The RNA shown here (Bacterial RNase P class A) has 375 nucleotides and comes from Binatia bacterium (SeqCode). The gene name in the source record is rnpB.

RNA sequence: CGAGUCGGCCGGGCAGCCGCUCGCGCUCCAUGUGAGCGCGGGAGGAAAGUCCGGACUCCGCAGGGCAGGGUGGCCGCUAACGGCGGCCCGUCGUGAGGCGGGGAAAGUGCAACAGAAAGCAAACCGCCCGCGCCGCGACCGGCGCGGGUAAGGGUGAAACGGUGAGGUAAGAGCUCACCAGGCCCGCCGGUAACGGCGGGUGCUCUGUAAACCCCACCCGGAGCAAGGCCGAAUAGGGGGACGGAUGGCCCGUCCGAUGUCCCCGGGUCAGGCCGCUAGAGCCGCCGGGUAACCGGCGGCCCAGACGAAUGGCUGCCCCCGGCCGCCGCAUGGCGGCGGCCGGGACAGAAUCCGGCUUACAGGCCGACUCGGCUC
Numbered sequence: 001c002g003a004g005u006c007g008g009c010c011g012g013g014c015a016g017c018c019g020c021u022c023g024c025g026c027u028c029c030a031u032g033u034g035a036g037c038g039c040g041g042g043a044g045g046a047a048a049g050u051c052c053g054g055a056c057u058c059c060g061c062a063g064g065g066c067a068g069g070g071u072g073g074c075c076g077c078u079a080a081c082g083g084c085g086g087c088c089c090g091u092c093g094u095g096a097g098g099c100g101g102g103g104a105a106a107g108u109g110c111a112a113c114a115g116a117a118a119g120c121a122a123a124c125c126g127c128c129c130g131c132g133c134c135g136c137g138a139c140c141g142g143c144g145c146g147g148g149u150a151a152g153g154g155u156g157a158a159a160c161g162g163u164g165a166g167g168u169a170a171g172a173g174c175u176c177a178c179c180a181g182g183c184c185c186g187c188c189g190g191u192a193a194c195g196g197c198g199g200g201u202g203c204u205c206u207g208u209a210a211a212c213c214c215c216a217c218c219c220g221g222a223g224c225a226a227g228g229c230c231g232a233a234u235a236g237g238g239g240g241a242c243g244g245a246u247g248g249c250c251c252g253u254c255c256g257a258u259g260u261c262c263c264c265g266g267g268u269c270a271g272g273c274c275g276c277u278a279g280a281g282c283c284g285c286c287g288g289g290u291a292a293c294c295g296g297c298g299g300c301c302c303a304g305a306c307g308a309a310u311g312g313c314u315g316c317c318c319c320c321g322g323c324c325g326c327c328g329c330a331u332g333g334c335g336g337c338g339g340c341c342g343g344g345a346c347a348g349a350a351u352c353c354g355g356c357u358u359a360c361a362g363g364c365c366g367a368c369u370c371g372g373c374u375c
Stems, first nucleotide, its partner, number of pairs: 001371010012317007020042009029032001044346001048357002051355005056223004063251004068219005073087005088101005102214002107212002109208003124153002126149010161179006180204002182201008227274004231269001237264006243255004281300008318344012
């Protein structure tokens, strides 16, 4: 210098004018869902999708079984997780690194097309043996039939280990040597996943579990329209069941006969307040840990709306692209200065928090890899 890999961060700034919303303080009067003034706060890295996990609230504490759902290498972190960190194995890449992760040697199902045969494998061609017929003296060749053969050809994503030797009519783990893998046993290292070494066994047993299924672990349900308080309105009536609650089922538990539940009809507000935002919080320093993360100390307060605020206009600056002019250089180009025009994304709180995923104009930083050149 070129090409790449991984991680982190920002995602417009300032000023003026006009507004919106919340809190606090003061003033006013028509005393309320009021007006005005002052001060302070006022969207995001994803506020999004609502896909996981939790906090919180209620359901007559939720115990057992069945069904159902989820997760899936090991160890750790955490309130918890399908998240994160470290490690292990497989696979792709020259590499930095990327991607994947229980079981297919328990059973069942499925495997298009091509192909003779696709899951207790299979004989199309070829090879070998026997018999028959033809050419023929014979060797040999051709045709047909029966049988053997998975070594060779061909098909396929995939054809039931590889190489060599023995063996055989021809062949074949049929036998043997070596290699690859599996299974079993032992020893060593590691918390473990797993790795290494030695021995035995011819065992060679395709793929698919986001197909059923098996194994291990986890899960009660509903959700801030949760739930509570107050006001307004009101009327209580009719019919039905004998049970109802534990929001899938059974057992169990609890409640219940002037009660409980279901249905019909009727009345009443787009009522107000709480929940509501100070929290697994943010920032800095120190300590522990490889890390995720944890602990200590100090400082800070950072939206709380509900016909749903967080905005609009102007100017200057910033960033990106295009065009023009001038200047410089190592001149098909690059850089600097100035001017004009255009553009500045994705998106937007609604109980809160931890994640994941997806969207995103443009820009910045760090670590590392490969290749080339120079000192």
Its Rfam family is "Bacterial RNase P class A". From the family's description: Ribonuclease P (RNase P) is a ubiquitous endoribonuclease, found in archaea, bacteria and eukarya as well as chloroplasts and mitochondria.